[in-house]
RNA sequence: GCUGGCAUGGCACAGUCGGUAGCGCGCAUCAUUGGUAGUGAUGAGGUCACCAGUUCGAUUCUGGUUGCCAGCA
Repeated sequence: GCUGGCAUGGCACAGUCGGUAGCGCGCAUCAUUGGUAGUGAUGAGGUCACCAGUUCGAUUCUGGUUGCCAGCA
């Protein structure tokens, strides 16, 4: 330099042939305990990397940018 893949709560990930996003762990509160741990219940937390385009509507499709990973040279 070229090509491909990935980017989603604090972390690891899922998701949708386009209709305003979910699980686990973690966190907070409450209950249980003499007190922890564990368990149970409830809850908070994400402009889906960024900029444009298409569309009534984009996390999803298209183009570009950035970062990471891999391959080729």
Molecule: transfer RNA
Organism: Lachnospiraceae bacterium